[in-house]
RNA sequence: GCCGAUGUAGCUCAGCUGGUUAGAGCGAGGGAUUCAUAAGCCCUAGGUCGGCGGUUCGAAUCCGCCCAUCGGCACCA
Numbered sequence: 001g002c003c004g005a006u007g008u009a010g011c012u013c014a015g016c017u018g019g020u021u022a023g024a025g026c027g028a029g030g031g032a033u034u035c036a037u038a039a040g041c042c043c044u045a046g047g048u049c050g051g052c053g054g055u056u057c058g059a060a061u062c063c064g065c066c067c068a069u070c071g072g073c074a075c076c077a
Stems, first nucleotide, its partner, number of pairs: 001073007010026004019057001028044004050066005
């Protein structure tokens, strides 16, 4: 340099054919319970959906460019 995959909550990941409010588990905070603690139970908060632009009535989802990570290929006097 070329090709491909991935990027969504603090972490690990869902999200069907574009559709109105973006979710789960773990973690965090709180509550109740207990003599006390743990487990379990209940509640709550937490998201520019990598960035910019475009298409569309409508974009996490489609298109273009860029960035980051991973893998493969090429180059390596």
Predicted 3D model of a 77-nucleotide RNA (transfer RNA) from a Planctomycetota bacterium.
Rfam family: tRNA. About the family: Transfer RNA (tRNA) molecules are approximately 80 nucleotides in length.
The coordinates come from a structure-prediction model, not an experiment, and the mean pLDDT is 80.